[in-house]
Predicted 3D model of RNase P RNA and transfer RNA as a complex of 470 nucleotides. It holds a member of the Rfam family "Bacterial RNase P class A". Rfam classes the family as a ribozyme.

RNA sequence: GCAGCGGUUCAGGCAAUCGCCGGCGAACUUCGGUUCGCGGGAGGAAAGUCCGAGCUCCACAGGGCAGAGUGCCGGGUAACGCCCGGUGAGGGUGACCUCGAGGAGAGUGCAACAGAGAAGAAACCGCCGGCACGCGAAAGCCUGUCGGUAAGGGUGAAACGGUGGGGUAAGAGCCCACCGCGCUUUCGGUAACGGAAGUGGCACGGCAAACCCCACACGGAGCAAGGCCAUAUAGGGAGGCGCAGGGAUUGAAAAAUCCUGAAAGGGUGGCCCGCCCGAUGCCUCCGGGUAGGCUGCUGGAGGCACACAGCAAUGUGUGUCCUAGAGGAAUGAUUGUCGGUGCGUCGGGGGUGACUUCGACGCAAUACAGAACUCGGCUUACGAGCCACUGCGACC
RNA sequence: GCGCCACUAGCUCAGCUGGAUAGAGCGUUGGCCUCCGGAGCCAAAGGUCAGUGGUUCGAAUCCACUGUGGCGCG
Numbered sequence: 001g002c003a004g005c006g007g008u009u010c011a012g013g014c015a016a017u018c019g020c021c022g023g024c025g026a027a028c029u030u031c032g033g034u035u036c037g038c039g040g041g042a043g044g045a046a047a048g049u050c051c052g053a054g055c056u057c058c059a060c061a062g063g064g065c066a067g068a069g070u071g072c073c074g075g076g077u078a079a080c081g082c083c084c085g086g087u088g089a090g091g092g093u094g095a096c097c098u099c100g101a102g103g104a105g106a107g108u109g110c111a112a113c114a115g116a117g118a119a120g121a122a123a124c125c126g127c128c129g130g131c132a133c134g135c136g137a138a139a140g141c142c143u144g145u146c147g148g149u150a151a152g153g154g155u156g157a158a159a160c161g162g163u164g165g166g167g168u169a170a171g172a173g174c175c176c177a178c179c180g181c182g183c184u185u186u187c188g189g190u191a192a193c194g195g196a197a198g199u200g201g202c203a204c205g206g207c208a209a210a211c212c213c214c215a216c217a218c219g220g221a222g223c224a225a226g227g228c229c230a231u232a233u234a235g236g237g238a239g240g241c242g243c244a245g246g247g248a249u250u251g252a253a254a255a256a257u258c259c260u261g262a263a264a265g266g267g268u269g270g271c272c273c274g275c276c277c278g279a280u281g282c283c284u285c286c287g288g289g290u291a292g293g294c295u296g297c298u299g300g301a302g303g304c305a306c307a308c309a310g311c312a313a314u315g316u317g318u319g320u321c322c323u324a325g326a327g328g329a330a331u332g333a334u335u336g337u338c339g340g341u342g343c344g345u346c347g348g349g350g351g352u353g354a355c356u357u358c359g360a361c362g363c364a365a366u367a368c369a370g371a372a373c374u375c376g377g378c379u380u381a382c383g384a385g386c387c388a389c390u391g392c393g394a395c396c
Numbered sequence: 397g398c399g400c401c402a403c404u405a406g407c408u409c410a411g412c413u414g415g416a417u418a419g420a421g422c423g424u425u426g427g428c429c430u431c432c433g434g435a436g437c438c439a440a441a442g443g444u445c446a447g448u449g450g451u452u453c454g455a456a457u458c459c460a461c462u463g464u465g466g467c468g469c470g
Base pairs, nucleotide, nucleotide: 001392002391003390004389006387007386008385009384010383012338013337014336015335016334017333018332020041021040023038024037025036026035027034028033043368047379048378050377051376052375053374054373055222056221057220058219062273063272064271065270067218069216070215071214072086073085074084075083076082087101088099089098090097091096102213103212107211108210109207110206124153125152126149127148128147129146130145131144132143134141135140161179162178163177164176165175166174180202181200182199183198184197185196186195187194188193226295227294228293229292236286237285238284239283240282241281245260246259247258248257249256250255265277266276267275268274302321303320304319305318306317307316308315309314341364342363343362344361345360346359347358348357349356350355397469398468399467400466401465402464403463406422407421408420409419415453424440425439426438427437428436446462447461448460449459450458
């Protein structure tokens, strides 16, 4: 210098002028507002809405089915599909990175083309043996046929352990050594797992981001949640359904009232149960009206610094800091100046040198983006700087 | 705010229980036919299957994220 890898910080500062949106105060007011002053006004992602929670309501959420989710081990956390540390597998020369990594020794299913054969497999070529015909003096050879053989060739992503030796007619875990795999024991580790020894003679190939099985966890809705107050001819009109039963009181009785309570219907936003409401009740249609205000609302699992515990994520303690909260929605623009970056020109300094540094002037650009109940993550978009590390090259 | 769907040639759509060359109609281009045009007949071109990554021997198809567009409810 080039290429890369991991982490971290900032998101230009100040001033003037002109504006925008809330809050507080004062003055004026035709009570609609106007003017003045003070103070405040976006982010690291406010975004995507992909996860997890808080909060609120429906039973402080219950049983079952369905459904969707997560999936190595340990830890962190309010919680998580997030984070940290480890194990195993894979990638990279390396710094380092990635992993949806339960189960194919429950069942079902899939594997195109090629190939003889694709899952309790298969003889196309080859190799070996027997028999028959033919040739040959013979050894033997050709053709056919019946068997053996998975060592060799060939196909494929994948061919039912691999390499070497023995063995055999040729071969074969048929036997042996090493490797791989399974099982058992033992050692280390909290565990995932790793090491060692023994043993089996190889059975148990791949796909579960195919159905499925196992384990774990999951009720639903969302601030338009929810609460309060106003407004509205307000108990509008028509049709339908329902008020069982029991007890008490009044009463001559019919009946009325009260308590309990079955049911129509409604709520619990997948279904069934269960639970709750249920007589100024419920459903459908027609007609009319309102569609405003307050609250929820921002100080919170908050930030920063230090100390301690921990490898870390994180936790504990102490100190300190905090002012958008709004309605389809304000937080901006111009100029100057300072600063940073890049390029060019000029000049100076340092060094033997490769090179490096400082100053002046000019030009250029200055990213992604925009709070809407609030947090914790993930993902995506994006400018600049700093630190540590890796590989390669050139020069001194 | 909550929930859901789609993206394949210039346009409209098949293919999506994975199997390799991704098809069809209209349109486009060229040729034939005609005096010319249309219609008709013949032929051809045209696709990173929205993008990136993953699973698999193999991905338009399965999964995740992203982008764009659309729909529903309050």